[in-house]
């Protein structure tokens, strides 16, 4: 002095497992508290939780069983619970793949 590695985490995607599908999450503004951010310290106007508040906003379908009511006794409606196939920028767990300490000091490998 020059190249490098590693973290939390985030994204993608496959598999389970749940929630919604009666609209809650998810995304999208403001606000207030907190929290994490390579092995050590500091730490942002960035990253993330929770609270309050706005505005926008969706995909259903089909089958068992029970009740009830109609009823031409073939059945039909309706409830109510269930299962299957879908939707949701849908939660979480685990395989993979890619990105990854805003920055600043020192450390570590290698020359």
């Nucleotide at each position: 002095g020059c190249a490098g590695a590693g973290u939390a985490g985030g994204u993608u995607u496959a598999u389970g497992u749940g929630c919604g599908u009666u609209a809650a999450g998810u995304g999208c503004c403001g606000g207030c508290u907190g929290a994490a951010c390579a092995g050590g310290g500091a730490g942002u106007u960035g990253u993330c939780a929770g609270c309050c508040a706005g505005a926008c906003g969706a995909a259903a379908g089909g089958g068992g069983c029970a009740g009830u009511u109609u009823u031409u006794u073939g059945a039909a409606a309706c409830u109510g619970u269930u299962c299957c196939u879908g939707c949701g920028g849908u939660a979480c767990a685990u395989g993979a793949g890619c990105c990854g300490c805003a920055u600043c000091c020192c450390g570590c490998u290698g020359c």

Model confidence (mean pLDDT): 78 of 100. The RNA shown here (THF (Tetrahydrofolate) riboswitch aptamer) has 111 nucleotides and comes from uncultured Enterocloster sp. Rfam family: THF (Tetrahydrofolate) riboswitch aptamer. Rfam's curators write: Tetrahydrofolate (THF) riboswitch was first reported for Ames et al. as an RNA motif in 5' untranslated (5'-UTR)regions of folate transport and biosynthesis genes in Firmicutes genomes. The model forms 82% of the base pairs in the Rfam consensus.